[in-house]
RNA sequence: CGGCCUGUAGCUCAGCGGCAGAGCGCUCGGCUGAUAACCGGAAGAUGGAGGUUCGACUCCUCCCGGGCCGA
Numbered sequence: 001c002g003g004c005c006u007g008u009a010g011c012u013c014a015g016c017g018g019c020a021g022a023g024c025g026c027u028c029g030g031c032u033g034a035u036a037a038c039c040g041g042a043a044g045a046u047g048g049a050g051g052u053u054c055g056a057c058u059c060c061u062c063c064c065g066g067g068c069c070g071a
Stems, first nucleotide, its partner, number of pairs: 001070007010024004018054001027041004047063005
């Protein structure tokens, strides 16, 4: 310098045009003499800026971060 992949919750990942989910964690409650386990509930996220579209996490462009390959 060029190419490819990738960025969603505190962490690990789903979601491929119409409402953003799970596990773990955190927190509140239940259970217990108490703790753990277990049960129920709540909070919490689409890297940034544009574009396309009636509608974008999803498609396109650029930028930023990470990874891989080539030179």